[in-house]
A computed fold for an 87-nucleotide RNA from a Deltaproteobacteria bacterium, annotated as c-di-GMP-I riboswitch aptamer. Its Rfam family is "c-di-GMP-I riboswitch aptamer". Rfam's curators write: GEMM was predicted in a large-scale screen for bacterial structured RNA regulatory elements. The coordinates come from a structure-prediction model, not an experiment, and the mean pLDDT is 83. The sequence was found by an Rfam model in a public genome assembly.
RNA sequence: CUCCGACAACGGCAAACGCGGACGAAAGCCGCGGACGCAAAGCCAUUGACCUAAGGGUUUCGACCUAUGGUUUGAAGGGUUGCCGAA
Numbered sequence: 001c002u003c004c005g006a007c008a009a010c011g012g013c014a015a016a017c018g019c020g021g022a023c024g025a026a027a028g029c030c031g032c033g034g035a036c037g038c039a040a041a042g043c044c045a046u047u048g049a050c051c052u053a054a055g056g057g058u059u060u061c062g063a064c065c066u067a068u069g070g071u072u073u074g075a076a077g078g079g080u081u082g083c084c085g086a087a
Base pairs, nucleotide, nucleotide: 004085005084012038013037017033018032019031020030021029023028036074042080043079044078046076047075048072049071050070051069055066056065057064058063
């Protein structure tokens, strides 16, 4: 240095759930609490899956379609950066 990853150290992230919001058409998002888990559960784009349907379109007026709105790396493979150092 590389691989690797410990009942190690310093820190980090944070599912479910609860409360709040003077964010949003909705989906959802944000804040606080919380702690199932995580060695990239850091970042980037690609692919896929899913939610919503304001606006637009269609309409037999019941409704249907549509993302320019969102969720998902705690989906897949890839790129890139990085803390620690037992075996």